[in-house]
């Protein structure tokens, strides 16, 4: 230099172009306990990397760019 990969919630991953975006692990309130884990009920939390662009509709597709890992090449 070139190639392929991943970038969604504080973390760890899901998500056939047709949804108000999803588990799980944590938070947080209540319940249970003298308390305190553990168990049960709720609830909150996401500019889906960034910018464009195709479509009636984009997390899905294209495209540049950032950022991470990998392979391959250059480099005496």
């Nucleotide at each position: 230099g070139g190639g392929c990969g991943a970038u969604u919630a504080a973390c760890u991953c899901a998500g056939c172009g047709g949804c108000a975006a999803g588990a799980g692990u944590g938070c947080u309130u209540c319940c249970c306990u003298u308390a305190c884990a553990a168990g049960g009920a709720a609830g909150a939390a996401g500019u889906c990397a960034u910018a464009g662009g195709u479509u009636c509709a984009a997390g899905u597709c294209c495209u540049a760019u950032a950022u991470c890992g990998c392979c391959c090449a250059c480099c005496a």

About this RNA
The RNA shown here (transfer RNA) has 76 nucleotides and comes from a Candidatus Cloacimonadota bacterium. It matches the Rfam family "tRNA". By type it is a transfer RNA. NCBI's taxonomy places the organism under Bacteria, Pseudomonadati, Candidatus Cloacimonadota. RNAcentral holds the sequence, with entries from ENA and MGnify.